[in-house]
RNA sequence: AGAGCUUGAUCCUGGCUCAGGGCGAAUGCUGGCGGUGCGCCUAAUACAUGCAAGUCGAGCGUGUGCCACGAGCAAUCGUGGUAAGGCGCGGCGGACGGCUGAGUAACGCGUGACUAACCUACCCCUGGAACCGGGAUAAGCCCGCGAGGAGCGGGGGGAAUACCGGAUAAAACCGACUGCAUGCAAGUGCAGAUGGGAAAACCUGGAAGCGAUUCUGGGGACUGGGGAUGGGGUCGCGUCCUAUCAGGUAGUUGGUGGGGUAAAGGCCUACCAAGCCGAAGACGGGUAGCUGGUCUGAGAGGAUGGCCAGCCAGACCGGGACUGAGACACGGCCCGGACUCCUACGGGAGGCAGCAGUAGGGAAUCUUGGGCAAUGGGCGAAAGCCUGACCCAGCGACACCGCGUGGGGGAAGAAGGCCUUCGGGUUGUAAACCUCUUUGGCCAGGAAGGAAGCAAGACCAACUGGGAAACAAGGGUCGGCAAACUCCGUGCCAGCAGCCGCGGUAAUACGGAGGACCCGAGCAUUGCCCGGAAUUACUGGGCGUAAAGAGUGCGUAGGCGGAAGGGCGCGUCGGGCGUGAAAUCCAUCGGCUCAACCGGGGAAUUGCGUUCGAAACGGCUUUUCUGGAGGAAGAGAGAGGAAGGUGGAAUUCCCGGAGUAGCGGUGAAAUGCUCAGAUACCGGGAGGAACACCAUUGGCGAAGGCGGCCUUCUGGCUCUAUCCUGACGCUGAGGCACGAAAGCCUGGGGAGCAAACCGGAUUAGAUACCCGGGUAGUCCAGGCCCUAAACGAUGGGGGUUAGGUGCGGGUUCUGAACGCAUCAGAGUCUGUGCCGCAGGAAACCCGUUAAACCCCCCGCCUGGGGAGUACGGCCGCAAGGCUGAAACUCAAAGGAAUUGACGGGGGCUCGCACAAGCGGUGGAGCGCCUGGUUUAAUUCGAGGCUGAGCGAAGAACCUUACCUGGGUUGGACAUGCGCUGGGGAAUAUGCUUGAGAAAUCGGGCAGAUGUGCGAGCAAUCGCGCUACUGGCGCACAGGCGCUGCAUGGCUGUCGUCAGCUCGUGCCGUGAGGUGUCGGCUUAAGUGCCACAACGAGCGCAACCCUCGCUCCGUGUUGCCACUUUCCGAUGAAUCGGGGAAGCACUCACGGGGGACUGCCCCGCAUAACGGGGAGGAAGGUGGGGAUGACGUCAAGUCCGCAUGGCCUUUAUGCCCAGGGCGACACAGGCGCUACAAUGGCCGGUACAACGGGUUGCCAACCCGCAAGGGGGAGCGAAUCCCAAAAAGCCGGCCUCAGUUCGGAUCGCAGGCUGCAACUCGCCUGCGUGAAGCCGGAAUCGCUAGUAACCGCCGGUCAGCCAUACGGCGGUGAAUGCGUUCUCGGGCCUUGUACACACCGCCCGUCACGCCAUGGGAGCGGAGUACACCUGAAGCCGCUGUGCCAACCUGAAAAGGAAGCAGGCGCCUAAGGAGUGUUCCGUAACUGGGGCGAAGUCGUAACAAGGUAGCCGUAGCGGAAGCUGCGGCUG
Repeated sequence: AGAGCUUGAUCCUGGCUCAGGGCGAAUGCUGGCGGUGCGCCUAAUACAUGCAAGUCGAGCGUGUGCCACGAGCAAUCGUGGUAAGGCGCGGCGGACGGCUGAGUAACGCGUGACUAACCUACCCCUGGAACCGGGAUAAGCCCGCGAGGAGCGGGGGGAAUACCGGAUAAAACCGACUGCAUGCAAGUGCAGAUGGGAAAACCUGGAAGCGAUUCUGGGGACUGGGGAUGGGGUCGCGUCCUAUCAGGUAGUUGGUGGGGUAAAGGCCUACCAAGCCGAAGACGGGUAGCUGGUCUGAGAGGAUGGCCAGCCAGACCGGGACUGAGACACGGCCCGGACUCCUACGGGAGGCAGCAGUAGGGAAUCUUGGGCAAUGGGCGAAAGCCUGACCCAGCGACACCGCGUGGGGGAAGAAGGCCUUCGGGUUGUAAACCUCUUUGGCCAGGAAGGAAGCAAGACCAACUGGGAAACAAGGGUCGGCAAACUCCGUGCCAGCAGCCGCGGUAAUACGGAGGACCCGAGCAUUGCCCGGAAUUACUGGGCGUAAAGAGUGCGUAGGCGGAAGGGCGCGUCGGGCGUGAAAUCCAUCGGCUCAACCGGGGAAUUGCGUUCGAAACGGCUUUUCUGGAGGAAGAGAGAGGAAGGUGGAAUUCCCGGAGUAGCGGUGAAAUGCUCAGAUACCGGGAGGAACACCAUUGGCGAAGGCGGCCUUCUGGCUCUAUCCUGACGCUGAGGCACGAAAGCCUGGGGAGCAAACCGGAUUAGAUACCCGGGUAGUCCAGGCCCUAAACGAUGGGGGUUAGGUGCGGGUUCUGAACGCAUCAGAGUCUGUGCCGCAGGAAACCCGUUAAACCCCCCGCCUGGGGAGUACGGCCGCAAGGCUGAAACUCAAAGGAAUUGACGGGGGCUCGCACAAGCGGUGGAGCGCCUGGUUUAAUUCGAGGCUGAGCGAAGAACCUUACCUGGGUUGGACAUGCGCUGGGGAAUAUGCUUGAGAAAUCGGGCAGAUGUGCGAGCAAUCGCGCUACUGGCGCACAGGCGCUGCAUGGCUGUCGUCAGCUCGUGCCGUGAGGUGUCGGCUUAAGUGCCACAACGAGCGCAACCCUCGCUCCGUGUUGCCACUUUCCGAUGAAUCGGGGAAGCACUCACGGGGGACUGCCCCGCAUAACGGGGAGGAAGGUGGGGAUGACGUCAAGUCCGCAUGGCCUUUAUGCCCAGGGCGACACAGGCGCUACAAUGGCCGGUACAACGGGUUGCCAACCCGCAAGGGGGAGCGAAUCCCAAAAAGCCGGCCUCAGUUCGGAUCGCAGGCUGCAACUCGCCUGCGUGAAGCCGGAAUCGCUAGUAACCGCCGGUCAGCCAUACGGCGGUGAAUGCGUUCUCGGGCCUUGUACACACCGCCCGUCACGCCAUGGGAGCGGAGUACACCUGAAGCCGCUGUGCCAACCUGAAAAGGAAGCAGGCGCCUAAGGAGUGUUCCGUAACUGGGGCGAAGUCGUAACAAGGUAGCCGUAGCGGAAGCUGCGGCUG
C1' cells in the first nucleotide's frame, strides 16, 4: 500500500466482498509448565445456609462465670475482688468501606468560574469556662394478655458522661439604632452603645492526707475564633437519534407580602401583572449512567465506557419522614403493593444490585476456601476487638508474557507410504545408529525476603542433590483474491462456499490419501467495533448524459460583500500565570534471570480561565470616495401582458338555383351518404374556431409561453452623451406569486377536431394500428388543480482567460455632397447561433452564452429492486399533489466509448438469387434410402441447408458387427519366461474315412525339413540341442464394447466467397483504430490515384494438367495421297479387297510456337481500366480441371486407421449352422418408367468417344424363338476381343383408343452364376396386362456445345437387386428487360437494451410454491395526558374537653405554662372509574410486492422492433397496453 466481482473486450461511476488490528467473549478440535491480569455483557429474576458493623467496663446499672474470705452438715447464701462472656442505659460508628447501572438527555456528567447566599462530626492551632440543684427510666424482679410466638400491658425498684431547672458570661447569635467605608442599588464590612436569649460531665493513673480533700499527669466534655477536610447551591461552554414530534407553558414568567432551609431562589403560599420558551429546534418520542480513558485510524475522525480511578444514581416496587454534623439512609423506621415463609388463623416475619453459594434465564462467566501477617477502616486511653474492605489461595488457555517437548553427528539417501513418462522422484538428516545436555515435570533436602519491630507469616520464590531422551503437538489451509499440488473416489449426486463461484465421468474448488504452506499450546469458526471506505468527502467527493439543479420568479431570516483614512481591540496572533486529579499513552532510568508486570522523575494532556501585549486580516464605529448598484434626460426594437373593437380566407350547416347517378374511403375494401336528388357547380344566409402568405438558422418574456388588424392601459429590455445618489449590493431556508396540456365546479358556447362509445375492415384473435360515425373535451367568463422529457436533462451573481464566422437591436465615423431615405465598410455596446486555442472531461463533448480558472449564496445526490409505494401529516370538491420510509431481496443496476452480430435501416455490389426461358420434382407404378411400426434380430452410424441411390465402388453363405442355437477358453492373431512331454516321429499340408447341422473330434495313407557329441567300417544306435509341437503356470492376447464433448488424422459447410492478418510507425487513458478508409476500376484487398502511414505474410491471380490452332521430331500395331504388286469385277475409263513401298495426310507420342489489352479509335484523370475495331484457330481470367486463406458450426467419423481414459476377460473374446440386415397399415427423400403421334412397333441403313480384358475378353462357325450352349481363332492388346452405339436417316403399319400408349402385377416354361438362388439373384420365352391421359399448395436444375434428348464404357463384382455412382461421346436449343422483390454473400455507413450474438433480448396478466409487508370488524398488552372519586403512612397547620414527673404559683389540694394522645384540615403513594392519545402484538378477510431450470396467454419495449419512442394527464381494455390532448428528442 491494495485486491476480487457488472463487459466479448475497454474506460468510468457504483455497490458488495476480502486481506489488518481489537474483545469481559462464545463454539469446534487439541492441550506440558510458570508469571501477571481478567472472569453473569442475559433476569435491577427469585433466593436455602453461613459470614459481610461494630466497639467502649477508663460513662452507668444488672445478674452469670472465676478467685478469695465468711456462714452453713450440705444444697446454697453473704461480702470483696476480677472483667471472660451476657442483658440493658449511655457514647461514637452503622451517611465510610463493598455492590450494581434499573432510572436519568439532566447543571446528571466534563471543563472553567462564582457563593458578600451556605454547612462541615471526628482532626489541628488558639482563647474562655466547667458553680448549685432536680425528676425519671431500661435491663433485672412480680403479675397479666398472647401460641411456651413476635411482642404487649400493669406494679414495685433503682444508675449515669442519659434527661431537666437555676447561677455566671464575652468578641459569638438575634432585633432595632448611630457613625465610618464600599456599592448604581439591594446590600455588605468595621466601630460603638442598648435590649434579648444562650453551656456543661465527668472518668482514670500517681503522690500526700485517718478522712473530707489537695497537688500532679492522662483522657473526655462545654463555649468562641481560625485552619484543614468533606459537602450544599449558582452560572458560561460542551454532551446521541428523530421535524413522519411545530408549536409548548397556569406556579407557567415576573413582582409584592409571608412561609421554609445551613443557604439564594416560584422552593412553597396569598395577591397583582401577562408574561416566558421555540427552526441556532422549544415541546414530544426513542435510546443511553457521564468522564479519565479504551480500540481503531497517517491524521482528522469513528466506535466504545468491562477491569482500575473520579462523579452520579439505585438498594424487592412506590410513597414518607424520623434520628443525626451528615441520610430521606443496601445489611434503620413507618405506610401502600407484589412475592416468599411461620401461625394455635387472632396475628406475625423477610428483602444477597455485600462475599461465597442455589435455582432460573442464557452461546456464556469461578470456591458455600485461608487469614487479619501486610495496606486501610470503626471503636477504645491502651491491650485489643471487629473488618467476605483487603491480602492470599482455588477453578477457567479467557487474555498477555516467558519456557519446554531436546542439541550435535548421521546417505546404504534403509524400510514403509505416495506419485511415476517405470528411468525415477518425494517423504528425507527425517528415522535407525553414535554422542552430549537435563529447563519443566518426578524424588529428596535445607532455607532468604515480604516484618519498618521483641514475639507473631494465611500464602509465595530462588537454590542444592538424584535419575533418564526419558513423561509433553496440535489446528487450519493449499481454484483466484492469498503462501501451499498430485493421485484415487464421486458424477449438478453427495457436498463446498467470505466474494467470484466449484460438482452433469480424467474436479489442484466435494470426500479420502500422500505431499506442501501458515501458525503453534494453541489453531480455527461465529459475533461485534474501527480500518481498508475519498462509500457522508472538515482534512477529502459530487450533480449535461452515471444517483443528483427546485418548473419559474419576487423576497424574509441568515450567509457573503467595493476603494481611502482614523479609532476600538470582539474574532485573530504572541508571552506570562492558574487549572487541565491519579492511573493510562510516549520517551527515559530502574526492580522481578528476560518479558508481561511494577516503580521513579519527566514529557504530554492539542482545553478552559486570567493577565500583559500586537493591530496585518475579519468585525464594530467614524470620516471620505465612485469604479458595484440605482436614478434623471434623450432615443430605439419587439408574437411581452390585459381589455375593448374589427377583418378576410376556409370547413360545416340552412335556403335557393342548376344538374344526374353515384359520392366517399382504402393497400384493397366495406360500413356510411345518395333518385325523399347526394357528390361536383353557382348565389344567399347562419355560426363557431383558428389567423395562410409575411416566417426565419428571426424577435419578446423569469419560466409556462406569446403570431390577422386597430385602439386604450401596462411590465421589462437596449443604446447615447452628460448629470445626480453614494455600497443603497449578491444570494436566498421558510414564505408569497406565476405556472403547458389533461382534469374538476358553476354558467355560457359548440363550426371543425375528437378520448369514451358504435359500426366497417385487417387478423389466429384485434378490446389496436386503417376507414365511417361520434360524446365529454377543445372555445368564453369566474373559481379550483399545480403536474410534464416544466430540457440546454446545465441554479443565481461577480471576476479572469486566443481567435474566426453568421444573424438581430442601438450608436459613432467614413464612402457622402444641403437635407431626407437607404446601402456598404470600419469601430463600439448589447442579444442570439456555429467552428475552434489553451484548459477541462470517463468518454461523448464543453470551450468569453464554459462543462475552463476562481469567489459568494441556495437546492440536491450517496448501489439496484421494493417505491415515489405504505403509514402519518399538510393541501385539494375530486382526480390527486407535496413530504416520504421499512421489512425483504439481488451482485449487480448504470454512463460513455470499442469490436462484432443483427435490423420488416440506408448506400454500393455480386451469385441460375429473382426475373426471362427450357426441362423436371410434388400426383401414378416400380427401384433405392430414411422415419415409424413390427420382430428373437430387423447390427451400427449419418439428422435443416451441410442426413436420407449417405458410410455401401455389389448383404443368398461369406461380408456381418444383429438374433437363435451349438461349441471353445492362453485363446482365430503377436512376443517372451518357467516347469513338463513328444521330437526321424509328431505337426503343418494333401487324399480318404467315421460321428456331427457345422465348428470340431477320431481313424487310415502320403509326406518336405536340422544340428552337436559319443560308439560303430557302415547301416545304424545312444545322449543332447534347435526349429516345430502338446499340457500346466505367468506376463499377456482379443473386443465393430463406451466416450468424436478427452484426441490425431481425414472430411463436410460457409465458399473459389475476397477476404484474414503481421512488423514498425502514428492516433487513443483504454478496448481499439490507422494501414484494409476515400475516388475510379476489377471475376478478385485486381489494379491506379489519393492518404500517417510504410512495408510484409496467408488468400486472389500466375506457375501445373487437359481441350482448341500451328510447327518440329518419331512413324508401329496408326495412316494410304502418290508409286508398285496380287486377286476379283467391268466393254472400258475404272472400281473393290490384299501385300510391298512410303510417312504427304489423319492419328499417336514427345518437344516448341501462339494471346500480351501487343496494335488502332473512343471514353476516363495524362493512370488503372472500360467500350468498339483490326488481325487471329483462339481476345481481354479462351473452355474445363487440380488448387479451398484466418476461421465458424464442441459439424461428421473411436464401425477405415491410429489413440488417452473407462469397461469386459470360460466372455462384451473366438468358431460354427440357421435366421436377420430384404419385415409393411403408413410417412418422407432421391430416382427410373410412363401417361404417348416431335410417338409406338416392324424392316433396312449411317456415324462415336472414354474405357476394360489371361482364374480374362472371347471372333468366325454350328444349335436354340431367346436367355444361352457348343466351339475354339486371336489377344497380356493403337494389332485381337468386349462392339451392336443409340437417337438419326429410308420405307411400312398404327390414328387418339387406357390404345399396337404404359408396363406394374401374377402364372407357366426355361437359361446362367454359385457349395447353395425357399426366405433373398439376374436373364429369356409365352401368357397376364394394374395405376397412370402431364400432376394441389409448393418446389428443383440449367446461361452454350450448356439445358434437354440419345446411347456407350468403367469400378466394385462368382452372380446381382445399378433405374445408383464415376466417366464418354452423339444430336443440340431457348432466354437474360433488368436488380423492385425472394435466398445467400462482399464493402461502407447507421441504430441497438443483442455478445450462446434476432432461432437474440424482453414486458404484463393468469396459475402454483415460499417469504416479508400494508389495510382490516376487532381482540390483547404497554406507555402517557387530563378531569374526577377514594385516600395509608407522614410532615405542616388548627384544635386538644382526655392524659401529663421536672419549671412557675401554692403549705397542700389544686391551678398555670409546656408537652402527649386524640380530632379536624392541606398535600399525597397506591387503588377506582372515565375520556383522549402514542407504541407493540395479534386477526376472518383483503391489497400489492419479492423470490422460485424448463406452466398459460399474448408481443408492449430494444434495429424505423414492424403504429418511432418517451413524459404528464384523462378515458378505456384479459394482459402487456391502446387512444385523445399538450410536451420532449434520449
Predicted 3D model of a 1530-nucleotide RNA (small-subunit ribosomal RNA) from a metagenome. RNAcentral holds the sequence, with entries from SILVA.